[in-house]
About this RNA
A computed fold for a 97-nucleotide RNA from a bacterium, annotated as c-di-GMP-I riboswitch aptamer. It was read from a public genome assembly, where an Rfam model found it. Its mean pLDDT, the model's own confidence on a scale to 100, is 83.
RNA sequence: CCUCCGAACAGGCAAACCCGCCGCGAGGCGGGGACGCAAAGCCAACGGGGCCUGGAAGCCCGAAGUUAUGGGUUUUCAGGUCGGCCGGGUUGCCGAA
Numbered sequence: 001c002c003u004c005c006g007a008a009c010a011g012g013c014a015a016a017c018c019c020g021c022c023g024c025g026a027g028g029c030g031g032g033g034a035c036g037c038a039a040a041g042c043c044a045a046c047g048g049g050g051c052c053u054g055g056a057a058g059c060c061c062g063a064a065g066u067u068a069u070g071g072g073u074u075u076u077c078a079g080g081u082c083g084g085c086c087g088g089g090u091u092g093c094c095g096a097a
């Protein structure tokens, strides 16, 4: 110095929830606040997955009354979102066994 690893030291980040703002929404930003995190730093122009919006198709239910319309669910397409969902890439503080 590098890799693995995570005792200690110095610190760091900030879940839920609340308030304000932006967004149709998922969600994002700021303040408060700490559930936790050895990368809970960054990457959605790497793979998978969750969620949102819209279109199409199938199925189910209700109502209506023969022109029309509402809700739920499944599949698919397009767009979006989540890095604190997983894998992956990348950068990095400290230095015991």
Stems, first nucleotide, its partner, number of pairs: 005095002012037002017032006035084001041090003046087003049082013